Source information: ZMP/ZTP riboswitch aptamer (pfl RNA motif) from an uncultured Actinomycetes bacterium, 97 nucleotides, folded computationally. Rfam family: ZMP/ZTP riboswitch aptamer (pfl RNA motif). Its family is annotated with one-carbon metabolic process and regulation of purine nucleotide biosynthetic process in the Gene Ontology. The coordinates come from a structure-prediction model, not an experiment, and the mean pLDDT is 77.
């Protein structure tokens, strides 16, 4: 300084609040809270992360293998419809030590 701006499957998986409205469904039992916005234990969601595999990129290479990788960098991701709120988690930049 350029390319790939991807699928899939398996394992993990932080986070999964509170009011209110919609609606057959917007969990469920129990306890608590407004000075809150939480505990447990089932159920779902789930983004991230690890593995393999497939297709791309580069790049080496004993030539069929081998290595590395495959949005932005914050109006980003992510907790089951919608509004108000409340608190966390991820990943990735930057600085400093």
């Nucleotide at each position: 300084g350029c390319g790939a701006c991807g699928g899939g499957c398996c394992g993990u998986g932080a986070c999964u609040g509170g009011c209110g409205c919609u609606g057959u469904u917007a969990g469920g039992u129990g306890g608590g809270a407004c000075u809150g916005a939480c505990c447990a234990c089932c159920g779902g969601g789930g983004a991230g992360c690890g593995g393999c595999u497939c297709a791309c990129c580069g790049g080496g290479u004993u030539c069929u293998c081998c290595c590395g990788g495959u949005g932005u960098a914050g109006u980003g991701c992510c907790g089951a419809g919608u509004g108000c709120c409340u608190g966390g988690g991820c990943c990735g930049a930057c600085u400093c030590c």